[in-house]
């Protein structure tokens, strides 16, 4: 250079034909314990990599464009 594939909470991943953005971790707070650790409850945590387009409505559909992996050359 040219082809794909990925990029979503602090991590690690869901999200079905376009229609409420979710789970487990990990951090908090309770509870329970002489105290921690396990265990239980709850609560918080998102510009879904950026920047447009298309729709009543985009995580998804289109195009630029970053950045990571892979395959041609």
């Nucleotide at each position: 250079g040219c082809c794909g594939g990925c990029g979503u909470a602090g991590c690690u991943c869901a999200a079905c034909u376009g229609g409420c953005a979710g789970a487990g971790c990990a951090g908090c707070g309770c509870u329970c314990u002489u105290g921690u650790a396990a265990a239980g409850c709850g609560a918080a945590g998102g510009u879904u990599g950026c920047a447009g387009g298309u729709u009543c409505g985009a995580u998804u559909c289109c195009u630029g464009u970053c950045g990571c992996c892979g395959g041609c050359g």